[in-house]
RNA sequence: GCAGAGUAGACCACAAUGCGUAAAGUGCCGCCGAGACGGGGAGUUGUUCGGUGGACGAAAGGGAGUUUUCCCUGCGGUAUUGUGAUCGCAUCCCGCUGC
Numbered sequence: 001g002c003a004g005a006g007u008a009g010a011c012c013a014c015a016a017u018g019c020g021u022a023a024a025g026u027g028c029c030g031c032c033g034a035g036a037c038g039g040g041g042a043g044u045u046g047u048u049c050g051g052u053g054g055a056c057g058a059a060a061g062g063g064a065g066u067u068u069u070c071c072c073u074g075c076g077g078u079a080u081u082g083u084g085a086u087c088g089c090a091u092c093c094c095g096c097u098g099c
Stems, first nucleotide, its partner, number of pairs: 001099004009087002012084007019076003028054008039094004060073005
């Protein structure tokens, strides 16, 4: 110098268990704070999470019970966990393996 590894993280599918359906959550925008970013260091205008404000906005049906509780089937760009697939250092420096 060239090539490669890595299993963090992201995302998708499926399953289980929840939550909501008396509308929270998800998604969008502003502000504040925090975290993470493959083995080490640094780390953004990128990313995730929390708080807060704003705009938008929904799928209910049936049964039991009989006074607001439970169950079933659905629904929600719903949460967590597990399994599988895909992508995969933002960037900079160093390290590892082979040549």
A computed fold for a 99-nucleotide RNA from Agathobaculum desmolans, annotated as THF (Tetrahydrofolate) riboswitch aptamer. The model forms 82% of the base pairs in the Rfam consensus. It matches the Rfam family "THF (Tetrahydrofolate) riboswitch aptamer". Rfam's curators write: Tetrahydrofolate (THF) riboswitch was first reported for Ames et al. as an RNA motif in 5' untranslated (5'-UTR)regions of folate transport and biosynthesis genes in Firmicutes genomes.